[in-house]
RNA sequence: GUAAGGUCCGGGCAAACCCGUCGCGAGGCGGGGACGCAAAGCUUCCGAUCCGCGUCGUGCGCUUGCGCCGACGAGGACAGCGGGGUUGCCGGC
Numbered sequence: 001g002u003a004a005g006g007u008c009c010g011g012g013c014a015a016a017c018c019c020g021u022c023g024c025g026a027g028g029c030g031g032g033g034a035c036g037c038a039a040a041g042c043u044u045c046c047g048a049u050c051c052g053c054g055u056c057g058u059g060c061g062c063u064u065g066c067g068c069c070g071a072c073g074a075g076g077a078c079a080g081c082g083g084g085g086u087u088g089c090c091g092g093c
Stems, first nucleotide, its partner, number of pairs: 001093002005090002012037002017032006035080001041086003045083003049077003053073005059068004
C1' cells in the first nucleotide's frame, strides 16, 4: 500500500432487563448486566422507522369538541434499520 477475512495476541464495545437521573415524548447520560458486534468507532448526506406539535380530510366514533385513523409541514429521536462519507486493531499478501 492492498483487497478480502476475524484463526492468533492484546484487547474493545454492550441488546434486553434492573437502578439512578434528564426529557412532554421518541429517547439521552451514569451504574449494574451480556444478546450480540470486525467498525456495535465517528458523521443525519439519502431512505426507513419512531416522537410530540401544527394543518388538512365526501374518513370513523361519540359525550360536538374531543378521541381514533390517514396525509402533509417544520422540528426532534435513532449511527445496534439499510445505504453513503470518514478514521481505525489483528492476521494474510